[in-house]
Context: one part of a larger RNA
Molecule: small-subunit ribosomal RNA, 3' major domain
Organism: metagenome
RNA sequence: UGACGGGGGCCCGCACAAGCGGUGGAGCAUGUGGUUUAAUUCGAUGUACGCGAGGAACCUUACCUGGGCUAGAAUGCCUUUGACCGCCGGUGAAAGCUGGUUUUCCUUCGGGACAAAGUGCAAGGUGCUGCAUGGUUGUCGUCAGCUCGUGCCGUGAGGUGUUGGGUUAAGUCCCGCAACGAGCGCAACCCCUAUCGUUAGUUGCCAUCAUUAAGUUGGGGACUCUAGCGAGACUGCCUGCGCAAGCAGUGAGGAAGGUGGGGACGACGUCAAAUCAUCAUGGCCCUUACGCCCAGGGCUACACACGUGCUACAAUGGCCGGUACAGAGGGUCGCAAGCUAGCGAUAGCAAGCCAAUCUCAAAAAGCCGGUCUCAGUUCGGAUUGGAGGCUGCAACUCGCCUCCAUGAAGUUGGAAUCGCUAGUAAUCGUAGAUCAGCAUGCUACGGUGAAUACGUUCCCGGGCCUUGUACA
Numbered sequence: 001u002g003a004c005g006g007g008g009g010c011c012c013g014c015a016c017a018a019g020c021g022g023u024g025g026a027g028c029a030u031g032u033g034g035u036u037u038a039a040u041u042c043g044a045u046g047u048a049c050g051c052g053a054g055g056a057a058c059c060u061u062a063c064c065u066g067g068g069c070u071a072g073a074a075u076g077c078c079u080u081u082g083a084c085c086g087c088c089g090g091u092g093a094a095a096g097c098u099g100g101u102u103u104u105c106c107u108u109c110g111g112g113a114c115a116a117a118g119u120g121c122a123a124g125g126u127g128c129u130g131c132a133u134g135g136u137u138g139u140c141g142u143c144a145g146c147u148c149g150u151g152c153c154g155u156g157a158g159g160u161g162u163u164g165g166g167u168u169a170a171g172u173c174c175c176g177c178a179a180c181g182a183g184c185g186c187a188a189c190c191c192c193u194a195u196c197g198u199u200a201g202u203u204g205c206c207a208u209c210a211u212u213a214a215g216u217u218g219g220g221g222a223c224u225c226u227a228g229c230g231a232g233a234c235u236g237c238c239u240g241c242g243c244a245a246g247c248a249g250u251g252a253g254g255a256a257g258g259u260g261g262g263g264a265c266g267a268c269g270u271c272a273a274a275u276c277a278u279c280a281u282g283g284c285c286c287u288u289a290c291g292c293c294c295a296g297g298g299c300u301a302c303a304c305a306c307g308u309g310c311u312a313c314a315a316u317g318g319c320c321g322g323u324a325c326a327g328a329g330g331g332u333c334g335c336a337a338g339c340u341a342g343c344g345a346u347a348g349c350a351a352g353c354c355a356a357u358c359u360c361a362a363a364a365a366g367c368c369g370g371u372c373u374c375a376g377u378u379c380g381g382a383u384u385g386g387a388g389g390c391u392g393c394a395a396c397u398c399g400c401c402u403c404c405a406u407g408a409a410g411u412u413g414g415a416a417u418c419g420c421u422a423g424u425a426a427u428c429g430u431a432g433a434u435c436a437g438c439a440u441g442c443u444a445c446g447g448u449g450a451a452u453a454c455g456u457u458c459c460c461g462g463g464c465c466u467u468g469u470a471c472a
């Protein structure tokens, strides 16, 4: 100087407390461990475990079994040849091997295009090392810290500044001070959202005037909305407290008030943290194989253990009928209105739309009416049988959906443990990426919409000062 303390002081955080809803019990989905296996590819392990994977039937695919290739699956240069492609066979699971047929084009005559063969230079490796590395990322932590120049103090390590008194979300600002300044962080500048003005009215809108089944059409730019530009919030004003910074207020004004709400943004560093399997790369290793092609299988196994979820255990509910209101997205190898067939998944025909125009599209919870009456039930839907549909060469291993039948566990969950402070939790649907097909996951969107916070003694993590230390 640090680190640590079941030392002290001050302060903060859904850290506790106060509340609401879960997990832990059940069934299923999914990831992991373990076990099994020819293989169940690899990585991630207190900051892993619906993670890399934004989608394993083949492909992907890195794994296994078997069949094949050896300058190789791709590309450049050199030499030689003139074919190659295509078509038709044989063999084979395919890859491949093999046979037949067909046989160049352009030319400035130097050559060029394309293909094959040869030979060499270059190949190839998801093989090892993340403890050789770059790059990227997690974590402490959006915590308020981490440093430097000059000066001063100290023999020196080092200190001071950065400590102290206040204040703040903040090393934020003020005052003081052997310090005076500065940098990286904080904040602001960026984006979205909340209000208003202005510009512009099509595909959007409709107050007034016509018109219609319908903003459908004429018309209109007022309103909504769209998307450019601007205004607006700064403790600016008032009162009280205070030297100041600032704090308090049922204050005024205002759409918004003291950082308005949300996002992007992550200091010096820590963990030899993660990744050689995104990529790049040193070294090592393989080179008729640890490379390459192909078929089938595996990654989907199953006594069991754990994580994350979904669905429930019902009456604030289930079922039936009627009826209302979003936002954000996607669409031409696509989205598909409508009509017809079917109980349905879906199929046939087919208008419109490269979309503020057409379409996916029905929002659901909600509201109105009916029914069930506390039961393992009209709760719950696992499992299994049958019949179908869709995608795709192909659904056996191993896809999703529909209908009929079946109707398991489960009556609110031990010890323990998680999330959340407001348009949040809870609850309800909607869309998208990936994608031929496949979503309870992920990412985004809106609808309905709470309870509680006395407080900081305690648990956890962190910041500043101080103290002890046999630790570095």
Base pairs, nucleotide, nucleotide: 001472002471003469004468005467007466008465009464010463011462012461013460015456016455019420020419021418022417023416026311027310028309029308030307031306032305033304034302035301042052043051063297064296065295066294067293068292069291075122076121077120078118079117080116081115082114086101087100088099089098090097091096104113105112106111124286125285127284128283129282133280134279135275136274137273138271140269145184146183147182148181149180150179151160152159153158164175165174166173190263191262192261193260195231196230197229198228199227200226201225205220206219209218210217234257237251238249239248240247241246313413317372318371319370320369321368322367323366329360330359331358334353335352338349339348340347341346379410384405385404386403387402388401389400390399426448427447428446429445430444431443432442